Predicted 3D model of a 464-nucleotide part of an RNA (small-subunit ribosomal RNA, 3' major domain) from an uncultured bacterium.
Context: one part of a larger RNA
C1' cells in the first nucleotide's frame, strides 16, 4: 500500500422485492458440443462463446475433401538473353474442366534505320501461403462500466515504503456543490459543448390542398436558469411543495467509455517481427463438403385456442429503397406468377391495399372449423444449374402439442407486451435472424432483510 472476509457501517443498480410477459415441456428454425465423414474448412468457449465473424454455403463465395492439371507461377518488380507472321483473336481434335494441340486471320509507339519500348518465351533474383505463434506485435475490440473514480505540481507529516489533498459534516445521478480542515492548487473523467426529439417564431417553398396568419418540408433563431413564491437547511450547497410555461429541477433519446484488470478476443478483416513452406503448406479446374445425425445445451420462432378461428364489409402509419432498378393501368392465371409497359435518376412516379383495429356473420369447447409439422402430387419463379442443397403457390395429408419440474431470463412508460411495415446482404433465398419504422398501449415498486455486481469510510489477516 493493496487484495480477502460466510467483519462492521453507509450508499447505489430491474440486484432483489411488488408486477406483466416469457424460458425450461411440443414441432419447426438457427447456432453449438457431441458423433460421424474422404472433408463435414477455420475461429469465438463462465459473466463477457452459442441467430457470434456470417449485412446471405445450388457453382462461386471457400479457406474442407477426393480426382484432373501447372511450376517464375493466379498477382507485382528488376536483371540477363532470346523472339517477327511477334501480341491478340482462333477452326479441328483430346477431355469432367482446367489445361493441352493449334489449321487460318493479324496488330500497336519511338527512331540517329543500328535499335529501343510494349509483348510473348527462357533463366534468374524472387512471387505466393486463410501455414504456425494474438503468450513477439500494431491497429481495432468485449469487459469491469457511463461506475465515479485515478492522477500530478509545490507544500506539510514519516528513517522509509509511504501518507496527506481525495479525509469529516452536509449533499449530488456525479470526487456534483457547500462548509470545515496541512494543505494550496492542477490535470484526465462528471457535467456542459455536438446530434436528435417535444413548444414558439421567422425565412424559403417545384408537397399537399380547403390556394394561405394554415399543414408539412427545409434552414436560422427563442426557450429552462432552481430564473420566481413558499417552507427547510450552518439561512450555505441544496431538499420539499407551488405558480407560470409545451417542457421543472439532467424533460426524453443518442453519440461521447478516465487510470487500469482480464499475458481477455482477433496473425481468418488489414498491418506486421520470428519460424515454416517453395514440382507444394503455392495455383487452376471439375465434383463433393461446410447442409450429415444416437443424442446433448443455447438462443427464437409457431402454437396449444372463444378478450378465439374462420368468412364478408370498412379506417388509420412512419422509416427507408429504386435506372443492369422501382415498376402503375389493364389483361390471363383459384393461387405463385405471366403478359404489358405508363411513370419516375424521384416530397412529383413506383414499392404502397400496413396489421392489429372496428362492424356484421358462424364455429361452442372437441385434439375441434384449434394446431400447423411431416409426406404425396401439380405447378410457380431465379439461376449455366435447384438431385445431393432454393424459395414461392394451388390441392391433399393433417403429427406432437390441452400452458410445461427443478430452475431461469426481459422490461419502470410511450417502456413491456401485441401488430404490422421497410432497409442491408442479395441473381434467387431472413413473414423465424439483425438493424431501424410506426399503429395499439399497460400493471407495480410497502421497501433495502435478503441473493448478485458495484462506490466510499473503517477493522482484521499466517496473503501479495
Nucleotide at each position: 500500500u493493496g487484495a480477502c472476509g460466510g467483519g462492521g457501517c453507509c450508499c447505489c443498480g430491474c440486484a432483489c422485492a411488488a408486477g406483466c410477459a416469457g424460458c425450461g415441456g411440443a414441432g419447426c428454425g438457427u447456432g453449438u458440443g457431441g458423433u460421424u465423414u474422404a472433408a463435414u474448412u477455420c475461429g469465438a468457449g463462465g459473466c463477457u462463446a452459442c441467430g457470434c465473424g456470417a449485412a446471405a454455403a445450388a457453382c462461386c463465395u471457400u479457406a474442407c475433401c477426393u480426382g484432373g492439371g501447372u511450376u517464375u507461377g493466379a498477382c507485382a518488380u528488376g536483371c540477363a538473353c532470346g523472339u517477327a507472321g511477334u501480341a491478340g483473336g482462333g477452326a479441328u481434335c483430346c477431355g469432367a474442366a482446367a489445361g493441352g494441340u493449334g489449321a487460318c486471320c493479324g496488330a500497336c509507339c519511338c527512331u540517329u534505320c543500328g535499335g529501343g519500348g510494349a509483348g510473348c518465351g527462357u533463366g534468374c533474383a524472387c512471387a505466393g501461403g486463410u501455414g504456425c505463434u494474438g503468450c513477439a506485435u500494431g491497429g481495432c475490440u468485449g469487459u469491469c462500466g457511463u461506475c465515479a473514480g485515478c492522477u500530478c505540481g509545490u507544500g506539510c507529516c514519516g528513517u522509509g515504503a509511504g501518507g496527506u489533498g481525495u479525509c469529516c459534516g452536509g449533499u449530488u445521478a456525479a470526487g456534483u456543490c457547500c462548509g470545515g480542515u496541512a494543505a494550496c492548487g492542477a490535470g484526465c473523467g462528471c457535467a456542459a459543448c455536438c446530434c436528435u426529439u417535444g413548444c414558439c417564431c421567422u425565412g424559403u417553398g417545384u408537397u399537399a390542398c380547403a390556394a394561405g396568419u394554415g399543414u408539412c418540408a427545409c434552414a436560422g433563431g427563442g426557450g429552462a436558469c432552481u430564473g420566481c413564491c413558499g417552507g427547510u437547511a450552518u439561512a450555505a450547497a441544496g431538499c420539499c411543495g407551488g405558480a407560470g410555461g409545451a417542457a421543472g429541477g439532467u424533460g426524453g433519446g443518442g453519440a461521447u467509455g478516465a487510470c487500469g484488470u482480464c499475458a481477455a478476443g482477433u496473425c481468418a478483416g488489414c498491418a506486421u517481427g520470428g519460424c515454416c513452406u517453395u514440382u507444394a503448406u503455392a495455383u487452376c479446374c471439375a465434383g463433393g463438403g461446410c447442409u450429415a445425425c444416437a443424442c446433448a445445451c443455447a438462443c427464437g420462432c409457431u402454437a396449444c385456442a372463444a378478450u378465439g378461428g374462420c368468412c364478408g364489409g370498412u379506417a388509420c402509419a412512419a422509416u427507408g429503397g429504386g435506372u443492369c432498378g422501382c415498376g402503375a393501368a389493364a389483361c390471363c392465371g383459384c393461387g405463385a406468377g405471366g403478359u404489358g409497359g405508363a411513370g419516375c435518376c424521384a416530397a412529383u412516379c413506383c414499392u404502397c391495399c400496413a396489421a392489429a383495429g372496428c362492424c356484421g356473420g358462424u364455429c361452442u369447447c372437441a385434439g375441434u372449423u384449434c394446431g400447423g409439422a411431416u409426406u404425396g402430387u401439380a405447378g410457380g419463379c431465379u439461376g449455366c444449374a435447384a438431385c445431393u442443397c432454393g424459395c414461392c403457390u394451388g390441392c391433399a395429408u393433417g403429427a406432437a402439442g390441452u400452458c410445461g419440474g427443478a430452475g431461469u431470463u426481459g422490461c419502470u412508460a410511450g417502456u413491456a407486451a401485441c401488430c404490422g411495415u421497410a432497409g442491408a446482404u442479395c441473381a434467387g433465398c431472413a413473414g423465424u435472424g439483425c438493424u431501424a419504422c410506426g399503429g395499439u398501449g399497460a400493471a407495480u415498486a410497502c421497501g433495502u432483510u435478503c441473493c448478485c455486481g458495484g462506490g466510499g469510510c473503517u477493522u482484521g489477516u499466517a496473503c501479495a